[in-house]
Context: one part of a larger RNA
RNA sequence: GGAUAAACGCUGGCGGCGUGCCUAACCCAUGCAAGUCGGACGAUCCCGCAAGGGAGAGUGGCGGAAGGGUGAGUAACACGUAGAAAUCUACCUCGUCGGAGGGAAUAACCCCUCGAAAGAGGGGCUAAUACCCAAAAGGAUCCGCAAGGAUCAGAGUCCGCAAGGGCCUGACGAGAGGAGUCUGCGGCCCAUCAGCUAGUUGGUGAGGUAAUGGCUCACCAAGGCUAUGACGGGUAGGGGGUCUGAGAGGAUGAUCCCCCACACUGGAACUGAAACACGGUCCAGACGCCUACGGGUGGCAGCAGGGAGGAAUAUUGGACAAUGGGGGAAACCCCGAUCCAGCAACGCCGCGUGAGGGAUGAAGGCCUUCGGGUUGUAAACCUCUUUUCAGGGAGAAGAGACAGGACGGUAUCCCCGGAAUAAGCCACGGCUAACUACGUGCCAGCAGCCGCGGUAAUACGUAGGUGGCGAGCGUUAUCC
Repeated sequence: GGAUAAACGCUGGCGGCGUGCCUAACCCAUGCAAGUCGGACGAUCCCGCAAGGGAGAGUGGCGGAAGGGUGAGUAACACGUAGAAAUCUACCUCGUCGGAGGGAAUAACCCCUCGAAAGAGGGGCUAAUACCCAAAAGGAUCCGCAAGGAUCAGAGUCCGCAAGGGCCUGACGAGAGGAGUCUGCGGCCCAUCAGCUAGUUGGUGAGGUAAUGGCUCACCAAGGCUAUGACGGGUAGGGGGUCUGAGAGGAUGAUCCCCCACACUGGAACUGAAACACGGUCCAGACGCCUACGGGUGGCAGCAGGGAGGAAUAUUGGACAAUGGGGGAAACCCCGAUCCAGCAACGCCGCGUGAGGGAUGAAGGCCUUCGGGUUGUAAACCUCUUUUCAGGGAGAAGAGACAGGACGGUAUCCCCGGAAUAAGCCACGGCUAACUACGUGCCAGCAGCCGCGGUAAUACGUAGGUGGCGAGCGUUAUCC
């Protein structure tokens, strides 16, 4: 000098775009953040004379593995990069072939019982795209030279007078996107960590997985790693990037993007195409809440918000209008994702606080050798302008065919008024641009380094003047 997710002191007019718990992965009141489908299903209720329309609980389907948060853990194939083969893939796209038939239940509902509640149990009835059996043709997999054999799944609904069509669904093949696995190489500190290892290293066989593999197990062998740093300890999410630097490099990993890990702490599986699952389940623990003391219930590292901690970090806001996501045939519903608004000079950028004229150089202040000098064209005063500001009026784009705009009566434009509404902060001994007076008297104080102050201090305090930057200016902290 540059930089910052900054903080503190003094000061503070406006706009645009960004950014905003770095500390306690500390604890959380309240509200919201994941629903949707009646064109899968039965019963019920409401409107209606009917046709028909609507509602919410339940069964069922799809989605709650995405999106959003955080950085605790992790020195590891976690990440980056380049590859590999032994894999899976719901929804989407393309292609091929199908969707003959039967059955038994169960929630809702009704009845009874237990419980303070949360909820639970028993009996009875009922439907389905829920569950079960079965498969001609077709398809795939396995065995087999072949013939052949074995195995595997299936469901309907809507529109239409019908023909037929849409959606859905079963099997198989392919694509796209996604995911799992393995390998080479790369990126921290400590040797005051030097030896480490028993599923350990390899083999055979088996199990398990979507899949390779000591992944697991039985048996056999005795191996494997290590100064090219094993093992141990400390620290740490990684990368694209960011800051600095001429570069090499050094430092860093907020915001945005990609990957990973985590969801009160620890453990476990279930469902599912995918989880060992933030707003699912079970067990244990700590903590909190309710309780009729028998027992229950909860998890903001989602968005706001509260407490605590801290030098320090915002609203319990609006809207689904746009983008995008889930469901639905659609209308549409839902979305604290998102888009906006609010707060903060926290950062960057832009604009303004007036412009021109104006000397007898007013007054006042300060200095003075008392002559004067300086503040200083500065002010007053004259002329002008209206960015801003105030008042009044008009008023968007963002919305690809109709309609639909939270932002927002916002941006912007027009008229009108009047210099009106708007300047500070730090420094002035040298480094380092900028000097005098008074006060103080090694005191009070200053200070980044050198150093100032003990009676004329350009170094302390105040004032005038001057220099620098300017809606900021200084200080502190950290990096280059």